Predicted 3D model of a 101-nucleotide RNA (Glycine riboswitch aptamer) from an uncultured Frankineae bacterium. The model forms 90% of the base pairs in the Rfam consensus.
RNA sequence: CAACCCCGCGCGGGAGAGUCCCCCCACCGCCAGUGAGGGGCGCCGAAGGAGCAAGCCUCCCCACCACCCAACCUCUCAGGCACCCGGACCGCGCGGGUCAG
Repeated sequence: CAACCCCGCGCGGGAGAGUCCCCCCACCGCCAGUGAGGGGCGCCGAAGGAGCAAGCCUCCCCACCACCCAACCUCUCAGGCACCCGGACCGCGCGGGUCAG
């Protein structure tokens, strides 16, 4: 000096699921329409959270119990289901850390 790796930041990409019913506010002279909020039921999973597998030199047998341990798998607490925001993960760049060399 420095690959890989780890952390952070920036940019880009980024799925799924009702804007169905009711209430209320604002705009409007009224109806209607539009937007925001609350509630109900239904639904989604890729923030987060929770649950679990195999399971680490070699060979054989038996019994008991516990711990650790993954996911975009499961659950759906949270979150989400028009737009925006968010979004696991991926790519690029920058900064920091460690170090093979």

Overview
The prediction has a mean pLDDT of 76.